RNA sequence: CACCCCUUGCGGGGUUUGGGUGCAAGUCCCGACCGGCGGUAUAGCCCGCGAACCCCAGUGCUUCGGUGCUGGGGCCGACUCAGCGAAAUUCUGAGGCCGACGGUGAGAGUCCGGAUGGGAGCAAGGAGCU
Numbered sequence: 001c002a003c004c005c006c007u008u009g010c011g012g013g014g015u016u017u018g019g020g021u022g023c024a025a026g027u028c029c030c031g032a033c034c035g036g037c038g039g040u041a042u043a044g045c046c047c048g049c050g051a052a053c054c055c056c057a058g059u060g061c062u063u064c065g066g067u068g069c070u071g072g073g074g075c076c077g078a079c080u081c082a083g084c085g086a087a088a089u090u091c092u093g094a095g096g097c098c099g100a101c102g103g104u105g106a107g108a109g110u111c112c113g114g115a116u117g118g119g120a121g122c123a124a125g126g127a128g129c130u
Base pairs, nucleotide, nucleotide: 005126006125007124008123009122010121015031018030019029020028032110033109034099035098036049037048038047039046044097045096053074054073055072056071057070058069059068060067061066079095080094081093082092083091101113102112103111
């Protein structure tokens, strides 16, 4: 000092200040607002990761309907132009675009719920080894 291992802490934002329709909408229409983690010239839309969802295997529980855990696989949205520069789909200017599942008196990135969960990872400490 690097990987691995152990412990602890941290680890997601946004429509009740707008208007329209309607019996009813934070869900529709106009407008508003938001942007996890690592990499890279500073990134929601470049590369990769995570969550959710689906499948398989192992395993525990079961009222035999299912359900928890571990591992593996699948799926997984969206950008252009101009400028500066050695370098930017990352900066500046302009104009765009995207957003799991279940719920709901009516269709949700923003409300409620699984979730006091999980989590990429970040930080500190320890152990071990050289």

The prediction has a mean pLDDT of 80. This is a predicted structure of a 130-nucleotide RNA (FMN riboswitch aptamer (RFN element)) from an Ilumatobacteraceae bacterium. The source organism's lineage runs through Bacteria, Actinomycetota, Acidimicrobiia, Acidimicrobiales and Ilumatobacteraceae. The sequence was found by an Rfam model in a public genome assembly.